[in-house]
């Protein structure tokens, strides 16, 4: 001096699976009944909680082939498991593409 692998930031892209079933609080709109206001009942809807079945997998987690030690151990994944976690959006999201940092292999 030129710099790989390997982390950490930024942008961009990034799949699948029920906006499910029930109950409770509250809040909104809403119906109609008895003679009006109010209030009760019914219905829809939203948030938050609590159960329940069914699904997905590419956050993370966990298993194992070849194989290599020597009788157990090491050992991958987007392959399996679904513990976690997702199943409208929104957030996430392996991985990818640019880019900016650390980082130092090797010439």
């Nucleotide at each position: 001096a030129u710099g790989a692998a390997c982390c950490c930031g930024g942008c961009g892209g990034g799949a699948g699976a029920g906006u499910c079933c029930g109950g409770g609080u509250g809040g909104u709109c809403u119906u109609u009944g008895a003679a009006g206001u109010g209030a009760c009942a019914g219905g829809a809807u939203c948030c938050c909680c609590c159960g329940g079945c069914g699904c997905c997998g590419a956050a993370g987690g966990a298993g194992c082939a070849a194989c290599g030690g020597c009788c157990c151990c090491g050992g991958a994944a987007c392959c399996u498991c679904u513990c976690a976690g997702g199943c409208a959006a929104a957030a996430g999201g392996a991985c990818c593409g640019c880019u900016g940092g650390g980082g130092g292999a090797a010439u």